Description:
Predicted 3D model of a 71-nucleotide RNA (transfer RNA) from a Candidatus Aenigmatarchaeota archaeon. Its Rfam family is "tRNA". Its family is annotated with triplet codon-amino acid adaptor activity in the Gene Ontology. By type it is a transfer RNA.

[in-house]
RNA sequence: GCAUCUGUAGUACAGUGGCAGUAUACAAGCUUCCCAAGCUUGCGACAGGGGUUCAAAUCCCCUCAGAUGCA
Numbered sequence: 001g002c003a004u005c006u007g008u009a010g011u012a013c014a015g016u017g018g019c020a021g022u023a024u025a026c027a028a029g030c031u032u033c034c035c036a037a038g039c040u041u042g043c044g045a046c047a048g049g050g051g052u053u054c055a056a057a058u059c060c061c062c063u064c065a066g067a068u069g070c071a
């Protein structure tokens, strides 16, 4: 330099055009003599910009960051 892939809560992952979810972590409450465990509730995210569309995490383009391969 070229090609391909990846980017979603603090962390690990789902989500192939219409409600952004799960686990864990964190906070509060219940339980317990206390802690742990358990139960309930809450909190918190689509890498950035543009385009297509009635509607984009999702499709297209550029940029950024990372990984792999080739040279």
Base pairs, nucleotide, nucleotide: 001070002069003068004067005066006065007064010024011023012022013021018054026042027041028040029039030038047063048062049061050060051059